Overview
The RNA shown here (Bacterial RNase P class A) has 382 nucleotides and comes from an Actinomycetota bacterium. Rfam family: Bacterial RNase P class A. By type it is a ribozyme. The gene name in the source record is rnpB. The prediction has a mean pLDDT of 79.
């Protein structure tokens, strides 16, 4: 100087101005002033686990679901931490975890064969031919060699044999049992035996061990305009105290359009006929809507303290969006950063990802561009 590695942090500043939502105060409590607060590290996917709030729910099985080294933390988790083993990288470091020797299923292409296999090839023995070397077809032995393939039945060397083979032996590996040591474990280190060796894949079924009610803040509760139900009381003014009756008002429907008035030329007044009348008080169920749930807390920060870390006790200190169709923003200068272009005076464009909706803890994923710390590896100089 050059190339990684792991960890933690910011993610635009400043001012002026118009404007929004929450709280407090003042006020004429819906307006108006004033003061303060007002997105994120992921507010995101909704993947996991939990607070909370309704429903269910004897006890037991059966199905089915999630998880799976150990040991600590944590309310709890597919979280966190340390530490095993195993793989990968020269190294920092970084990625996986029950069981494949219980069964069953798969293993692309190649390849005879993907599990206990004879394609090529070596070989005994038969039979035929035959230049007597050997060649061809047969029954069989062989896993040493050849090929195929990510993987082909332990690995070298030695014996042995008709060729071979853990078929017998040494030594290397793995594997199961016994057994001393060391670790709280997971494991890890020595000895001793055996028989010779056993392919992957469980995010294939399936085994073994552990654990699981459903729904979700549109959870749930309250209060409730008007309309429309139900109960009850009085029933438009006269005639005449009650019923019918008839008169006179009022609403609604429907007809007429002589006659009179308006006009927007068929409609009103207006006339004809039909129905029919008002008010008040309770009820319980609920729709609009308006409250609570709503934000303080498994809560941030300092410090001391135990711990190896993850966390954990104590003390001080801080108050940190609650919108409800959805506030948290516009413009405009001047500064930062990038990036074109340049007369080196600047001048154009840009400024990521997204963005609250009960709330907490994790995880995964997006992210312009900075900053910080600790460490590895090469090469050079001293």
């Nucleotide at each position: 100087g050059g190339a990684g590695c792991c960890g933690g942090c910011c993610g635009g500043g400043u001012g002026a101005u118009c404007g929004c939502g929450g709280c407090u105060c003042g006020g004429a409590c819906u307006a108006c002033g004033a003061g303060u607060c007002g997105a994120g590290g992921a507010a995101a996917g909704u993947c996991c686990g939990g607070a909370c709030u309704c429903c269910c729910a004897a006890g037991g099985g059966c199905a089915g679901g999630a998880c799976g080294c150990u040991g600590g933390g944590g309310a709890a988790a597919u979280c966190c931490c340390a530490g095993g083993c195993g793989g990968g990288g020269c190294g920092a470091c970084c990625c996986g975890c029950g069981g494949a020797a219980a069964g069953u299923g798969c293993c692309a292409c190649a390849g005879a064969a993907a599990c206990a296999a004879a394609c090529c090839g070596c070989c005994u023995c038969c039979g035929a031919c035959c230049u007597c070397g050997g060649u061809c077809g047969g029954c069989g032995g062989u896993a040493a060699g050849g090929g195929u393939g990510a993987a082909a039945a332990g690995g070298u060397g030695a014996g042995g044999u008709a060729a071979g083979a853990g078929c017998u032996c040494a030594c290397c590996a793995g594997c199961g049992c016994c057994u001393c040591g060391g670790g709280u474990g997971a494991c890890c280190g020595g000895g001793g035996c055996g028989g010779c060796u056993a392919g992957g894949c469980a995010a294939a079924c399936c085994c073994c061990g552990u654990u699981c009610g459903g729904a979700g803040c549109a959870a749930g509760g309250c209060c409730a305009c008007g309309c429309a139900g139900g109960a009850g009381g009085u029933u438009g003014g006269g005639c005449u105290g009650c019923c019918c009756g008839c008169c006179c008002g009022c609403u609604u429907c429907g007809g007429c359009g002589a006659u009179c008035g308006g006009c927007a030329u068929g409609c009103c007044g207006g006339u004809c006929g039909a129905a029919g009348c008002a008010c008040c008080u309770c009820c319980g169920g609920g729709u609009a809507g308006g409250c609570c749930g709503c934000u303080a807390c498994a809560g941030g920060u300092g410090g001391a303290c135990g711990g190896a870390a993850a966390c954990g006790u104590c003390c001080g200190u801080c108050g940190c969006a609650g919108a409800u169709a959805g506030a948290u923003g516009g413009u405009c200068a001047c500064c930062g950063c990038c990036g074109u272009c340049u007369u080196c005076g600047g001048a154009c464009g840009g400024u990521a990802c997204a963005g609250a909706a009960u709330c907490c803890g994790g995880c995964u994923u997006a992210c312009a561009g900075g900053c910080c710390g600790g460490c590895u590896c090469c090469a050079c100089a001293c």